């Protein structure tokens, strides 16, 4: 620093990750070197081979091989080997088991100790003796190992002398805190040797060096012990100890000491964590961090501890000893079965275990140890090679030029893009690996010759130097050759994170660190081109530090996110006013020690650089000690009043025990009075009552509980306290400022107190009233409701110790703006209010401030100070287990496994809610009419089926698509067929006109076969167009995905709403504007406001209808004139009027009166054809439904290509037990029939509409005036009138059914419409349930069109006639809108979530 909680958003808060580092595994993969490093696990076993010896200059002893030989015997040889002695073996080298400890660092101290080898000084080394191994003899045993007896040395061993500054006794001085220590006088005792060894000279007497020995003393080094302080986790280990603590005496020790042993005393240690339990070697340092820390203890270097486990001492300067010893065990191994051997945590090695750790190498040439005079042996120390990319550092794999941007790959929008200067090719160089050639450097020494210095009588002899010579185990620098030749991989590419694309898969196979990809278009799975990163490495696991400020000491926190204990006392502790003085303990400044080397950091330097090395600094932040300073802290003394007490005088209070008392109410009881019900609920029942209730009077018992005052009023530390009265208490304010004189605060543990239900033991019980018991409710109801009802609820005494014990806000102290109201007490005033003005409390609003907000705010969640609790991610889990407390219930104290990426606070946005507030809609309510029952039609679901094509499916699918399925349509099904194809372009190659026409056969037809007649157009004359076959690109698909789209449409909804832009507010999301009072159909319009403004919506501009004019006047009109006629705008005329159609007027709350608030609306009036949008129509914000459509059309991907394309027949979409919407016609008398008479609009009309007129009962037929149409054709029915019918399954209704017809059209079997005759079936008004409609509306009559040969239309779309009913109102039911409000919903309640199975 990021990612992850949420629709979005601020915070809390936990997971994850990007770094770095490793004694590391593990995957792919691999060219050189150099420096390092390498059993981290079974301190688990161990074959084998080394890893500790040397000294003849300390002794006695003393071979053999093998050569020579005069065979005697000599060299070998006084050599090896053993033994006696010295000296080492207590070092070096391992390992980390145990160990919480003076083990380890770190400063002391030891006047309480030791010391071989080494060094200095002093002295000294006499005089005796016994022995005893080896060897010899005998002999035991399987061996390992002994046994008798003989016999020999020393530098072994023992006696005796001598000695002194050793040791022990006594006296003096002297010195220290002390146990003592120092110097000096004495006196008895004590205690020493190795004239050994070996050189030279020598006059053989000696003289000399050199080494060893003895005693004392120092000194260097090393070891001994003791103290301070310093470094785990755990109280769910709270008490722990009898050699414990101390003390005398005495024993051991080098030495101090209960170290041990008797005796006496009864102590020591511990909340500052004793004891007990788990873990674990310490340090320097390594690793990580910005530091502070945090983890960590390989490798090197300091130490401790061990050494098969246990245990014990010998021995020695020194061990209680890795490769010594003895006891004991467990394993192994030898055996003759009697015994006996071993101990790799030493270098190598081997075997289990294990993710996992290496050669049974070379040398003692270098360093160092040990012996020895020395040469010199010995050295698995150690130098050195060898194996592992294990970790660090370096170097390489080639370098310059090279575009037709080449081939191939990979993508493409097909045009290119990209791999990529990358490679081919050209020049060049030459590191490493390989070849061949040479040799430096680690070597100083020892010693031996030559010389030289010093010592000395000495040229012995000994020491110094210097010159030659001798001494490598193991590296291998240089130099030549030869050739781009022999050297690149591994992880990643959704976001954190650099890096993108096509194919295959299709919640499937897989990925995945964390969030999280994958259900046909996946940048997250596989592969593959591309690309990004690092590189002989590169990924994973796994660990530790970081990030993590997420235990915060730098450097957090607890009102609501985790977090304040229920509340007070108060103990340790911690913290503490003001002056003065001594102290200098802390604290501060300077010095001394110390603070090993090595590392880490600078500088130099040395390997060609670098790792990796040397050298010098500086650091070691620490510990002791000395010396100052003296402001704070602390300490010790004196004093002070402001903190706390106290004293006096007022004052309030439901504060606390205890006693006795009062009145209303209830309820029992008695007894009067009355006489059917009370009495309960949403409604009922259970229940009480004629054996007299309930009501109501009177009188009596009883228990609990205290109306009204009463009050964001009072009193307590909290729980808590309420009639009145009396005793006894506590505590708190106010005032004076009289006394004390820091007596203070806070509190780990302690203890007191502590609602409610509960326990215990006795009372007591009127209401109430868990459990029970009955009635209701309910699918059930162990519940809510009602009737009863025990425990309790009350008292007393005792447990219990919890509660949203909450202001979810510890206590206590001081400081910081204000306003308002309130208790109590002072002050002010003559006094009273009222107002000033001060304490001490209770609440409101509120600045600054502070908060994630939200809210707090002198009662602080603000500024600070003191103490204490108590938290560290949700769930497990206010749990288990263990401790402690209760009779009991239970508290209190308190985990872990697993699981998950979250859980969570505050706050927005919507949704929603059987919340709220206002308001709309044929929502409802008031009406009229249907549907839902019957017949039929029509669609769709089921079913069937070769097929019964496909779509639509709550409203918003079902008389939808379809405004017309007999064939066609047609997309299905079944036969037959066709394959560049019915249909488009194009290119080659071959021919040509292609067609139209006649007729034959064959088939169901598509289609095949024959035949007749006819026969192109432009031109530069090349050709071109046009057009057949043929082969190739392609064409064609109602296949598939409406969840991959365009485009349209439906829905919410003609609902009032949706939004921006600039300002202001909010840390942000966001609000604000659009909220509020009015007002509307309407975010319409006003008015007010941190908001002004603006768009899309509404309106309104457009279309009709209605009213008037104005112009126009045929094909429309006829008042008025005139003809004509049986009669008709028929005719001539007119433009009046109707109508046509174009242009205009008219309606704007515009005028009057009235309400509200000036505006704006609004209720009444009048005028007018119309009055508050005049009616209807067209218009449909943002947006939701992944709402519906690939089958209209378009289209991107995928799928078919002799077929999933394309043609024909012929059947199919019209099937029928059933269910369903939508409709028509009915059921009748407001009707049905007959008969007669009247009035329309919209529209169509040449493949057409068709009059009159003739025939048919009709459907129609025959004819054909007249009309391409304000001119002709088609033109109503309800209604009226008048007649039957008389309430029936009928003169209602018309379904099937038979039978003959007409009409369309190739063709009405499947499967058309119509007529006539006949037949006359449900049906009598239709459950639960439901649809439409608010006026020229419903209803109820007919007409018309379109699509169409006709038609199943009773659909749709229109057009007129006649022509109602009610609307009180908005409580409900449905939908909608605007404010609010609560949420754990935001896929938004059809959500979300518990729990049982």
């Nucleotide at each position: 620093g990021a990612g992850u909680u949420u629709g979005a958003u601020c915070c809390u808060g936990g997971c994850u990750c990007a770094g770095a580092a490793c004694g590391u595994a593990c995957g792919c993969u691999a060219g050189c070197g150099g420096u390092g490093u390498g059993g981290a696990u079974u301190a688990g076993g161990c074959a084998u081979g080394c890893a500790a010896g040397u000294c003849g200059u300390g002794c006695g002893c003393g071979a053999a091989a093998g050569c020579c030989u005069u065979c005697g015997g000599g060299c070998g040889a006084g050599u090896a080997a053993a033994g006696c002695g010295g000296c080492g073996a207590a070092a070096g080298g391992g390992u980390g088991a145990g160990u919480a400890a003076c083990a380890c660092g770190u400063a002391a101290c030891c006047a309480a100790c030791g010391u071989a080898c080494c060094c200095c000084u002093c002295a000294g080394a006499u005089c005796g003796g016994a022995a005893u191994a080896a060897c010899c003899u005998c002999u035991g045993g399987a061996a390992a190992c002994g046994g008798u007896g003989g016999g020999u040395a020393a530098u072994g061993c023992c006696g005796a002398a001598u000695g002194g500054u050793c040791c022990u006794g006594g006296g003096a001085g002297a010195g220290a805190c002390a146990u003592c220590u120092c110097u000096c006088c004495u006196g008895a005792g004590g205690u020493a040797a190795a004239c050994g060894g070996u050189g030279c000279c020598u006059u053989c007497g000696g003289g000399u060096g050199c080494u060893g020995c003895u005693g004392a003393g120092g000194g260097a080094g090393c070891g001994g012990g003791u103290u301070g302080c310093g470094g785990c986790c755990u109280a769910u280990c709270a008490g722990u100890u009898u050699g414990u603590u101390g003390g005398u005496g005495g024993g051991g020790u080098a030495a101090c000491g209960g170290c041990c042993u008797a005796c006496c005393a009864a102590g020591a240690c511990g909340a500052u964590g004793a004891c007990g339990g788990g873990u674990a070697g310490c340090g320097g340092g390594u690793c990580u961090g910005a530091g502070a820390g945090g983890a960590u203890g390989a490798u090197c270097c300091g130490u401790c501890a061990c050494a098969c486990u246990g245990g014990g001492a010998c021995u020695g300067a020194g061990a209680c000893a890795c490769u010594g010893c003895c006891c004991a065990g467990a394993c192994u191994c030898c055996u003759a079965c009697g015994g006996g051997a071993g101990g790799c945590u030493g270098c190598a090695g081997u075997c289990g275990a294990g993710a996992a750790u290496c050669u049974u190498c070379c040398a003692c040439a270098a360093u160092g140890g040990g012996c020895g005079a020395a040469a010199g042996c010995c050295u698995g120390a150690u130098g050195g090679a060898g194996c592992g990319a294990c970790a660090c550092c370096g170097c390489g794999u080639g370098c310059a030029g090279g575009a037709u941007g080449a081939a191939g790959g990979c993508c493409u929008u097909a045009g290119g893009g990209u791999u990529g200067u990358a490679a081919a090719c050209u020049g060049c160089u030459g590191u490493c690996a390989c070849g061949c050639u040479a040799u430096a450097g680690g070597a100083a020494c020892c010693c031996a010759c030559g010389g030289u210095c010093g010592u000395u009588a000495a040229u012995a002899g000994c020491u110094u130097c210097c010159g030659u010579g001798c001494u490598g185990a193991c590296c291998a620098a240089a130099g030549c050759g030869a050739g781009a030749g022999g050297a690149a991989g591994c992880g990643c590419c959704g976001g954190c994170u650099a890096a993108c694309u096509c194919c295959g898969u299709g919640c499937c196979a897989g990925c995945a660190g964390c969030c999280g990809c994958g259900g046909u278009a996946a940048u997250a799975c596989g592969g593959a081109g591309g690309g990004c990163g690092c590189a002989a490495g590169c990924g994973u696991a796994g660990u530790u530090c970081g990030g993590a400020u997420u235990u915060a000491c730098u450097g957090g926190g607890c009102a609501u996110a985790a977090a304040g204990a229920g509340c007070a006392c108060g103990u340790a502790g911690g913290c503490g006013g003001c002056u003065c003085g001594c102290u200098c303990a802390g604290u501060c400044a300077g010095g001394u020690g110390u603070g090993a080397a090595a590392g880490c950091c600078c500088a130099c330097g040395g390997c060609c650089c670098a790792a990796c090395c040397g050298u010098g600094g500086a650091a070691c932040u620490g510990c002791a000690c000395c010396u100052g300073a003296u402001a704070c802290u602390g300490g010790c003394g004196a004093g002070c009043u402001u903190g706390a007490g106290g004293a006096c005088g007022g004052a309030a209070g439901g504060g606390g025990u205890g006693a006795g008392u009062g009145g209303a109410a209830c309820u029992c009881c008695a007894g009067g009075u009355g006489g059917a019900a009370c009495g309960g609920u949403g409604a009922a029942a259970u229940g009480u009552a004629u054996a007299g209730a309930u009501a109501u009077c009177u009188g009596g018992a009883g228990g609990a509980a205290c109306a009204c005052c009463g009050g964001u009023g009072g009193c307590g530390a909290a729980a808590g306290c309420g009639g009145c009265u009396c005793a006894c208490u506590g505590g708190u304010c106010c005032g004076u400022c009289c006394c004390u004189g820091a007596c203070g605060c806070u509190g780990a543990g302690g203890c007191a107190c502590g609602a409610a239900a509960g326990c215990a033991u006795g009372g007591g019980u009127a209401g109430c009233g868990a459990a029970a018991g009955g009635g209701a409710u309910u699918a059930g109801a162990u519940a809510c409701c009602c009737c009863u009802g025990u425990a309790g609820u009350c008292c007393a005494u005792g447990c219990c110790g919890u509660a949203a014990a909450c202001g979810u806000u510890g206590u206590a102290c001081a400081c910081u703006a204000g306003g308002u109201c309130u208790u109590g007490g002072g002050u002010u005033u003559c006094g009273a209010c009222c107002c000033u003005u001060u304490c001490a409390g209770g609440a409101c609003c509120c600045c600054a401030g502070c908060u994630a907000a939200c809210g707090c705010g002198a009662u602080a969640a603000g500024u600070g100070u003191a103490c204490c609790g108590c938290c560290u991610g949700a769930g497990g889990a206010c749990u288990a287990c263990g401790g402690c407390c209760g009779c009991a219930a239970g508290g209190c104290u308190a985990a872990a496994a697993c699981u998950c990426a979250a859980a969570g606070g505050a706050a927005u946005u919507g949704a929603c809610g059987g919340g709220g507030g206002c308001c709309c809609g044929c929502a409802c309510a008031a009406g009229c009419g249907g549907u839902g029952g019957a017949g039929c039609a029509u669609g769709u679901g089921g079913u069937u089926u070769a097929a019964u094509u496909c779509g639509a499916u709550g409203c918003a699918a079902c008389g939808c698509g379809a405004a017309g399925a007999a064939c066609c349509u047609u997309a299905c099904c079944u036969a037959g067929g066709c394959u560049u194809g019915a249909c488009a372009u194009g290119u080659a190659u071959a021919g040509g006109a292609c067609g139209a026409u006649u007729a034959c056969c064959a088939g169901a037809g598509a289609u095949g076969g024959u035949u007749u007649u006819u026969u192109c157009c432009c031109u530069u004359c090349g050709g071109g167009g046009c057009u057949u076959a043929u082969a190739c690109a392609c064409a064609g698909g109602u296949g598939c995905u409406g969840c991959a789209u365009g485009g349209c449409c439906g829905u919410c909804g003609u609902c009032a709403g949706c939004u921006c832009g600039u300002g202001u507010c909010g840390u942000g999301a966001g609000a604000u504007g659009u909220u509020u009072g009015g007002u509307u159909a309407a975010g319409u319009c006003c008015a007010g406001c941190a908001a002004c403004g603006a768009g899309c919506g509404c309106a309104a501009c457009c279309c009709u209808c209605g009213u008037c004019c104005u112009u126009a006047g045929u094909u429309g009109c006829c008042a008025g004139c005139a003809c004509a006629u049986a009669a008709u705008g028929g005719u001539g005329g007119g433009g009046a009027c109707u109508c046509u159609a174009a242009g205009g007027a008219g309606a704007c709350a515009a005028a009057c009166u009235c309400u509200c608030u000036u505006u704006g609306a609004g209720a009444g009036u009048g005028g007018g054809a119309a009055g508050g949008u005049g009616g209807g129509g067209a218009u449909g914000a943002c947006g939701u439904c992944a709402g519906g459509u690939c089958a209209g059309u378009a289209u991107g991907g995928c799928c078919c290509u002799u077929a999933c394309g394309c043609c024909u027949a012929g059947g199919g979409c019209u099937a029928c037990a059933c269910a369903c919407g939508u409709g028509c016609u009915a059921c009748a008398a407001u009707g049905c029939c007959c008969g007669g008479u009247a009035c329309a609009a919209u529209a169509g009309g040449a493949c057409g509409c068709a009059a009159u007129a003739c025939c048919g009962c009709g459907a129609g037929g025959u004819g054909g005036a007249g009309c391409a149409a304000a001119u002709c054709c088609u033109c109503a029915a309800a209604a009226c009138c008048g007649g039957g019918c008389c309430c029936a399954g009928u003169u209602c209704g018309g379904a099937u059914u038979g039978g003959a017809g007409u009409c369309u059209g190739c063709a009405a079997c499947u499967c058309g419409a119509c007529u006539c005759c006949a037949u006359g079936a449900a049906g009598u008004c239709g459950g639960a349930a439901u649809c439409g409609c608010u006026a020229g509306u419903a209803a109820u009559g007919a007409c018309g069109u379109a699509u169409c040969a006709g038609c199943u239309a009773c659909g749709a779309c229109g057009u007129c006639g006649u022509g109602a009913a009610u609307a009180c109102g908005u409580u409900c039911c449905c939908g909608g809108g605007c404010c609010u409000u609560g949420u754990a919903c935001u896929c938004a309640c059809c959500g979300c979530c518990c729990g049982u199975c």
This is a predicted structure of a 1397-nucleotide RNA (small-subunit ribosomal RNA) from an uncultured marine bacterium.
The RNAcentral record of the sequence draws on ENA and SILVA.
It matches the Rfam family "Bacterial small subunit ribosomal RNA". Rfam links the family to the GO terms structural constituent of ribosome and ribosome.
Its mean pLDDT, the model's own confidence on a scale to 100, is 83.